The RNA shown here (SAM riboswitch aptamer (S box leader)) has 125 nucleotides and comes from Hanstruepera flava. It was read from a public genome assembly, where an Rfam model found it.
RNA sequence: AUGUUAUCAAGAAAGGUGGAGGGAAUAGACCCUGUGAAGCCUUAGCAACCCUUUGUUCCAUGCAAAGAAGGUGCUACAUUCUACUUGAUGUUUUAUUCAUUUAUAAAACAUUGGAUAGAUAACUC
Numbered sequence: 001a002u003g004u005u006a007u008c009a010a011g012a013a014a015g016g017u018g019g020a021g022g023g024a025a026u027a028g029a030c031c032c033u034g035u036g037a038a039g040c041c042u043u044a045g046c047a048a049c050c051c052u053u054u055g056u057u058c059c060a061u062g063c064a065a066a067g068a069a070g071g072u073g074c075u076a077c078a079u080u081c082u083a084c085u086u087g088a089u090g091u092u093u094u095a096u097u098c099a100u101u102u103a104u105a106a107a108a109c110a111u112u113g114g115a116u117a118g119a120u121a122a123c124u125c
Stems, first nucleotide, its partner, number of pairs: 003123006013043005021032003026083004044075003049071002051067006079117001084114002087112010
């Protein structure tokens, strides 16, 4: 570096070093930052993907519960938010129709899905 699957609104920070940026990329927004950014190191912690134990089951690679020694990961803000969508629901506006109610269409907004991209894990070429 390729692909597959799963997860991504929960959780968990101090010290040293460093010295101006950072929140993946593009644009916009909103934030963090000399009361010290990124990076690196140490220690601590979180979680439970791999893992360990037990139960269940005909068996188990499934399911459930418990655990945390080891391999990763993570420890501001929802993956910080928005962007794409022939989706669903709702609201508003406009146009047409109608005496009115109404019906149809379009647009905007909100909520919720989906897609794309990304991150992490396990497996894979």

Taxonomically the source falls in Hanstruepera (Bacteria, Pseudomonadati, Flavobacteriales, Flavobacteriaceae). Rfam family: SAM riboswitch aptamer (S box leader). Gene Ontology term of the family: regulation of gene expression.